[in-house]
Molecule: transfer RNA
Organism: Planctomycetaceae bacterium
RNA sequence: GGAACGGUAGUGUAAUGGAAGCACAUCGGUUUAUCAGACCGAAAGCAGAGGUUCAAGUCCUCUCCGUUCCUCCA
Numbered sequence: 001g002g003a004a005c006g007g008u009a010g011u012g013u014a015a016u017g018g019a020a021g022c023a024c025a026u027c028g029g030u031u032u033a034u035c036a037g038a039c040c041g042a043a044a045g046c047a048g049a050g051g052u053u054c055a056a057g058u059c060c061u062c063u064c065c066g067u068u069c070c071u072c073c074a
Base pairs, nucleotide, nucleotide: 001070002069003068004067005066006065007064010024011023012022013021018054026042027041028040029039030038031037047063048062049061050060051059
């Protein structure tokens, strides 16, 4: 330099066009002598820009970042 795949909450992981859910973690409450555990509840998220569309996490383009492979140099 080229190609492929990927970037979603603190972490991990879903959602292939109707607008974002699950688990753990965190916080609050109930229970418990206390802790743990259990139960209930809450907060927190689509890398950036542009485009298509009535509607975009999802489709298209560019940029950034990560992984793998190829090429070149050493």